[in-house]
RNA sequence: UCACCGAAAAGGCACAGCACGGGCAACCGUGUGUCGCAAAGCUACCAUCCCGUCGCAGGGUAGAUGGGUUAUCGAA
Numbered sequence: 001u002c003a004c005c006g007a008a009a010a011g012g013c014a015c016a017g018c019a020c021g022g023g024c025a026a027c028c029g030u031g032u033g034u035c036g037c038a039a040a041g042c043u044a045c046c047a048u049c050c051c052g053u054c055g056c057a058g059g060g061u062a063g064a065u066g067g068g069u070u071a072u073c074g075a076a
Stems, first nucleotide, its partner, number of pairs: 005074002012037002017032006035063001041069003046066003049060003
């Protein structure tokens, strides 16, 4: 230094619930909250998946799974 790995410290993210608002829905925004997360960073025009439709169209989650891609710290 690279790959794997995840002790410590620093910093980061923010489930459920609640309040207000948006959407037919999946689900989303802001605030609160703090269950968890070493990629819970990015990618949904990568695939599966979810909603929607008679069927298409169209829409959604990166905290559903796999893939792609980038990255902080450093004990064993």
This is a predicted structure of a 76-nucleotide RNA (c-di-GMP-I riboswitch aptamer) from a Deltaproteobacteria bacterium. The sequence was found by an Rfam model in a public genome assembly. NCBI's taxonomy places the organism under Bacteria, Pseudomonadati, Myxococcota, Myxococcia. The prediction has a mean pLDDT of 85.